[in-house]
RNA sequence: UAUCGAUAAUAGCAAACCCGGAGCGAAAGGCCGGGGGCGCAAAGCCGCGGGGCUAAAUAGACGUCGUCUAUUGCCGGACGGGCUGCCGAA
Numbered sequence: 001u002a003u004c005g006a007u008a009a010u011a012g013c014a015a016a017c018c019c020g021g022a023g024c025g026a027a028a029g030g031c032c033g034g035g036g037g038c039g040c041a042a043a044g045c046c047g048c049g050g051g052g053c054u055a056a057a058u059a060g061a062c063g064u065c066g067u068c069u070a071u072u073g074c075c076g077g078a079c080g081g082g083c084u085g086c087c088g089a090a
Stems, first nucleotide, its partner, number of pairs: 004088002012040002017035005024029001038077001044083003048080002051075003057071006
């Protein structure tokens, strides 16, 4: 240094839920503060790949005012991948 991850140490993040705020969004979802503490060796970042969620707008198909697909949107604490990073036992 790389791989790896311990009944180690120093830090970190922070689920569900609750309270307050703003009101971004059609929605999914997301933001700020406080509490909380399920958990995480990347639970830091990235929408590159697949996958999942939503359905306002547009387009297409079917059908009768609905359904499906695609574009747009969202999900990194669901997966793969990429980048960066604390410590140093076996």
Molecule: c-di-GMP-I riboswitch aptamer